[in-house]
């Protein structure tokens, strides 16, 4: 990066740094943000998929991921995100 499969109304925050935008894109709304959002790092937490151990399972360890609002709402593109096994 490409296609495939599955999921996306549940769940889960503190600190430090940064400094003006952010909620994927467009349109129309709505919301968050100098009382510091978004992002990065540290620690913590949540538990969707995968791996290993255990296995009358629900436990432990690990790999990703995630931790405002129904993927914020609606429409469009058949769009986006995450995981798995592949090219």
């Nucleotide at each position: 990066u490409c296609a495939c499969c599955a999921u996306c109304c549940a769940g889960a925050g503190c600190g430090a740094c940064c400094g003006a935008g952010g909620g994927a894109u467009c349109u129309g709304g709505c919301c968050c943000g100098c009382a510091g959002a978004c992002g990065u790092c540290g620690c913590a937490g949540c538990a969707a998929c995968c791996c290993g151990g255990g296995c009358a399972u629900g436990c432990c360890g690990g790999g990703u991921g995630c931790u405002a609002c129904c993927g914020c709402c609606a429409g469009a593109a058949u769009c986006g995100a995450u995981g798995g096994a592949g090219g």
A computed fold for an 87-nucleotide RNA from Nesterenkonia sp. E16_10, annotated as SAM riboswitch aptamer (S box leader). The coordinates come from a structure-prediction model, not an experiment, and the mean pLDDT is 83. It was read from a public genome assembly, where an Rfam model found it. It matches the Rfam family "SAM riboswitch aptamer (S box leader)". Rfam's curators write: The SAM riboswitch is found upstream of a number of genes which code for proteins involved in methionine or cysteine biosynthesis in Gram-positive bacteria.